[in-house]
RNA sequence: GUCCUCGUAGCUCAGUGGAUAGAGCGGUCGCCUCCUAAGCGACAGGUCGUAUGUUCGAAUCAUAUCGAGGACG
Repeated sequence: GUCCUCGUAGCUCAGUGGAUAGAGCGGUCGCCUCCUAAGCGACAGGUCGUAUGUUCGAAUCAUAUCGAGGACG
């Protein structure tokens, strides 16, 4: 330098054009218990890396760009 994959909650990830963006773990509160742990329930937490475009509608498609990893030279 060229090309490929990835970037979504604090962490690990799902969601591949349409309904309010979800799960597990973690956090907070409650129930339970003599207490703790475990178990159960509720709640909080998101500019979907960034920008522009396409579309009635974009986390999802296109282009550019930033970051991480990889292949080739």
Molecule: transfer RNA
Organism: Chlamydiales bacterium